[in-house]
Context: one part of a larger RNA
RNA sequence: UCGUGGUGAAGGAACUCGGCAAAAUACCCCCGUAACUUCGGGAUAAGGGGGACCUGAUGUGUCACGGCACUAGCUGUCGGAAGCACUGAGGGUCGCAGAGACCAGGCCCAAGCGACUGUUUACUAAAAACACAGGUCCGUGCCAAGUUGAAAGACGAUGUAUACGGACUGACUCCUGCCCGGUGCUGGAAGGUUAAGGGGAAGUGUUAGAGCAAUCGAAGCACCGAACUUAAGCCCCAGUAAACGGCGGUGGUAACUAUAACCAUCCUAAGGUAGCGAAAUUCCUUGUCGGGUAAGUUCCGACCUGCACGAAUGGAGUAACGAUUUGGGCGCUGUCUCCACCACGAACUCG
Numbered sequence: 001u002c003g004u005g006g007u008g009a010a011g012g013a014a015c016u017c018g019g020c021a022a023a024a025u026a027c028c029c030c031c032g033u034a035a036c037u038u039c040g041g042g043a044u045a046a047g048g049g050g051g052a053c054c055u056g057a058u059g060u061g062u063c064a065c066g067g068c069a070c071u072a073g074c075u076g077u078c079g080g081a082a083g084c085a086c087u088g089a090g091g092g093u094c095g096c097a098g099a100g101a102c103c104a105g106g107c108c109c110a111a112g113c114g115a116c117u118g119u120u121u122a123c124u125a126a127a128a129a130c131a132c133a134g135g136u137c138c139g140u141g142c143c144a145a146g147u148u149g150a151a152a153g154a155c156g157a158u159g160u161a162u163a164c165g166g167a168c169u170g171a172c173u174c175c176u177g178c179c180c181g182g183u184g185c186u187g188g189a190a191g192g193u194u195a196a197g198g199g200g201a202a203g204u205g206u207u208a209g210a211g212c213a214a215u216c217g218a219a220g221c222a223c224c225g226a227a228c229u230u231a232a233g234c235c236c237c238a239g240u241a242a243a244c245g246g247c248g249g250u251g252g253u254a255a256c257u258a259u260a261a262c263c264a265u266c267c268u269a270a271g272g273u274a275g276c277g278a279a280a281u282u283c284c285u286u287g288u289c290g291g292g293u294a295a296g297u298u299c300c301g302a303c304c305u306g307c308a309c310g311a312a313u314g315g316a317g318u319a320a321c322g323a324u325u326u327g328g329g330c331g332c333u334g335u336c337u338c339c340a341c342c343a344c345g346a347a348c349u350c351g
Base pairs, nucleotide, nucleotide: 001346002345003344004343005342006341007340008339010337011336014335019332027051028050029049030048031047036041038171052093053092054091055090059086060085061084062083065079066078067077068076069075070073094098106330107329108328109327110326111325112324113322114321118130119129134169135168136167137166138165139164140163146155147154148153172317173316174315175314177247178246179245182244183243184240185239186238187237188236191235192234193233197229198228203223204222205221206220209216210215248266249265250264251263252262275309276306287303288302289301290300291299
């Protein structure tokens, strides 16, 4: 000097990003126990008192036995000795200390997130992430849809729409607004466009033949191939947002000022409703006001100017729960003011 333990005057979080670590609390009995609440909880809430040993009143249980009743019984009921068990007023004894060691909840207030128990990054993340019961939508009528497999087949399921598959949301309570123009999906015996195939007009090559020649040229064999016919798809017409998604701007106006219920105008598919709001979202920002502190970039309550909340990519609340996150308080302490000493172990120095 380090490590692991132990003790500490006065103060008691002044330490620190932060009470990290440590201290404190702890068991049993009795008293007592708030807001809130889904009436179950919250709750061991909180906050108090007692606890050893000896003696021991009282009370309770058990019960020999006895009384009474009748339906006369292995009956019902009442009383109840001794012993045993529990209870334990009161009295006495000892110590600094009686749950004497070990073992063995710290508590309260407020807020965020997630309802909850659960699951997760084996070896830096346990959480607000995942899951969840519940909700909604879509598909599927059974040889189901879907999955797997060149296939046979298998799973789904020895199930049958109160079933199975897929997607989103995530207990519960109150709710879930407007937009179908775009993209997607679903529907639509019309119309437009559209492939191979079918179809075969016209043309070309070849040449029997005709012709003095130029040239024409049947059939056949080949090449090329128009009209016409023809599906889904696309176009088109509708529906659909708990499908993917989206949800404006400018100017003016009230008898102080300010503001604008009101008016005008442009654009849009429609212009953000309820609720919430400097928020896990607010840049400016330590916004402003209030609370808490002597002093508060955090915290809580408001305001609304929402850079850039918003309704199942769910909105707002919410009792209970959480090795969750944030702020405050009580208790407690070597975290600190400010370090000291002790025990054991190690390093180092000397021998």